[in-house]
Context: one part of a larger RNA
């Protein structure tokens, strides 16, 4: 040094299993539900299948009969028309009964046995007898048609019985039950997680919860534009018919002094200053020759276009001289195509409205369309996937990330611990025996973080056992200084890591707390040492229960009982032994 054997399990980010937590897919798969659309099922109207018979109510239609009151008028004029006559032994006035009834009047029926009514005149908007239509309401008749109530039987339903037929389907006979119901078919409005399809946004210093998301102003923005963050501050989602357009005019706030009520501040008057005022509305950047106030006349807050140019990835935005035509203001020159400017906003598709021979599928016309003006989106997730959508999964699944969390490293040290500088004050006096205030300044990498750099084809996570091992900013044991050190005994410092540094009760606990020892019962680090050494009591799967939230499915760094911990050692370390 080379080879071996037995042992041990610290390390090969060991094997094992394309992480099951955690995020991400315009992925799944189940569940729920006042998510979103549907579908079964129930149920509602109406129609057929559906027929008869009686009597009641409607409703138009025909038909007969009655009724109709402003005042005036003989007295109870529905209206318009024609009308000079009608009506009468086939019974006229009159009486007597009886019905209606608003007490006028009308109508049946008996008696009676000849005249009753109109025209005309009067009154009145309108003249009556009589006759035709016709209005309003009333009482009947008689077909249709609804409606309900009873009944029927013959569809149709149901149950027995014979026969076919040794036959729990069926079918024919017969009988009883029910009954145009009830069931079906079609068409319809409800209800419908029973069932199905599927959505449930994105940014994010993990992801949730919170915030945002379009548009305008400023600062980051590095003196041309432009420029990022969940950086720092605010604004809009409009208003005006004058707050527009023009002609002419005019000057603001503040102070200091006076001045009647009057007061810190109203309205006057001098002066000062000088743009601080004002600008419909946030900021910037204008504006006094005003863009600010005010008066007068107005409607350019115009139709048709547009050289050119900013901005710009498209699509969008923005200025704008000038042409034509009509207008306003102005004495003219000239001004004016909205508002001192930058916010006040929405694309397409789809429809709605005026206009308009543009088209018009044989032809003429319509209907549609087209064009030109308009309207209809908190489509705000604002470049708008759809006309139309919420949630749970710990029962869970798949693709993928260490682009991204949780553990453990890594960096970083705000936080944390330790330590120095200063020394105001405590310390009876005296800053520094001890103790330190407001402050600075460091040191470690043990606390909570930050960030998000290695591991998501996998680095097991808390405590506890076992075994350690290494620091020192030393608990004890060992030497010193200095004391507000007399001794005993203690305080602080400095020097030392060699050896040591407890047993028990509660908890699952590190930690703590009590009990009783002891010189002393130290403080870290080592994947918060140590699961291919235990354990598995805690966290952290599936089961079940309270509390609480939730409609619900279901969730809680709430809280309960229960609940598989796998490797034969190949390599390097390490212990023992053996051979060259």
């Nucleotide at each position: 040094c080379c080879c071996g054997c037995g042992g041990c399990u610290a390390g090969a980010c060991g094997g094992a299993a394309a992480g099951a937590c955690c995020c991400c897919g315009u992925g799944a798969a189940c569940c729920u539900u006042u998510a979103c659309u549907g579908c079964a099922g129930c149920u509602u109207u109406g129609u057929a299948c559906u027929g008869a018979g009686c009597g009641u109510u409607g409703a138009g239609g025909c038909u007969g009969g009655g009724c109709g009151c402003g005042u005036a008028g003989g007295a109870c004029a529905u209206g318009u028309g024609g009308g000079a006559g009608a009506c009468u032994g086939u019974g006229a006035a009159g009486c007597c009964g009886g019905g209606c009834a608003a007490c006028a009047g009308c109508c049946c029926g008996g008696c009676a046995g000849a005249g009753u009514c109109g025209c005309a005149g009067g009154u009145g908007a309108a003249a009556u007898a009589c006759c035709a239509c016709u209005c309003a309401c009333c009482c009947g008749g008689c077909a249709u048609c609804a409606a309900g109530a009873c009944u029927c039987u013959a569809a149709c339903c149901c149950g027995c019985g014979c026969c076919a037929u040794u036959a729990c389907c069926u079918g024919g006979c017969g009988c009883g039950g029910g009954g145009a119901c009830a069931g079906u078919g079609c068409a319809u409005g409800g209800c419908g997680g029973g069932c199905a399809g599927u959505u449930u946004g994105a940014c994010u210093g993990g992801g949730g919860c919170g915030g945002u998301c379009u548009c305008c102003u400023c600062c980051c923005a590095a003196a041309g534009a432009g420029u990022a963050a969940c950086g720092g501050a605010g604004g809009a989602g409009c208003a005006c018919a004058a707050a527009g357009g023009u002609a002419c005019g005019c000057u603001u706030a503040g102070c200091a002094c006076g001045g009647u009520u009057g007061g810190a501040a109203a309205u006057c008057g001098u002066g000062c200053c000088a743009a601080a005022a004002g600008u419909g509305c946030a900021a910037u950047g204008g504006c006094a020759g005003a863009a600010g106030c005010g008066u007068g006349c107005u409607u350019g807050a115009c139709u048709g276009c547009g050289a050119g140019a900013c901005a710009a990835a498209c699509g969008u935005g923005u200025c704008u001289a000038g042409c034509a035509g009509a207008u306003g203001c102005g004495a003219a020159a000239g001004c004016a195509g909205g508002u001192c400017a930058u916010a006040g906003u929405g694309a397409u598709c789809c429809g709605g409205u005026g206009g308009u021979g543009c088209u018009u599928g044989a032809u003429g016309g319509a209907a549609g369309g087209g064009c030109c003006a308009u309207c209809g989106c908190u489509c705000a997730a604002c470049g708008g996937a759809u006309a139309a959508a919420a949630g749970g999964u710990a029962c869970u699944c798949c693709g993928g990330g260490g682009a991204u969390a949780a553990c453990a490293g890594g960096c970083u040290u705000a936080u944390a611990c330790c330590g120095c500088u200063c020394g105001a004050g405590a310390g009876u006096u005296c800053a520094u025996a001890u103790c330190g205030a407001c402050a600075g300044c460091g040191g470690u990498g043990u606390u909570u973080g930050g960030c998000a750099c290695c591991u998501c084809g996998a680095u097991g996570u808390c405590g506890g056992c076992u075994c350690a091992u290494c620091u020192c900013g030393u608990c004890c044991u060992g030497g010193g200084g200095c004391u507000g050190c007399a001794g005993c005994a203690g305080g602080u410092c400095c020097c030392a890591a060699g050896g040591g540094u407890a047993u028990g009760g509660c908890u699952g606990u590190u930690c703590g707390c009590c009990a009783u020892u002891u010189a002393a019962a130290g403080a870290g680090g080592u994947a918060c040492g140590u699961g291919a050494g235990c354990u598995g009591g805690g966290u952290u799967u599936a089961g079940a229960a309270c509390g609480u939230c939730g409609u619900g499915a279901g969730a809680c760094a709430g809280u309960u009982c229960g609940g598989u911990c796998c490797c034969u050692a190949u390599c390097u370390a390490c212990c023992g032994u053996g051979g060259g």
Predicted 3D model of a 580-nucleotide part of an RNA (large-subunit ribosomal RNA, domain V) from Maconellicoccus hirsutus. The coordinates come from a structure-prediction model, not an experiment, and the mean pLDDT is 84. The organism belongs to Maconellicoccus, within Eukaryota.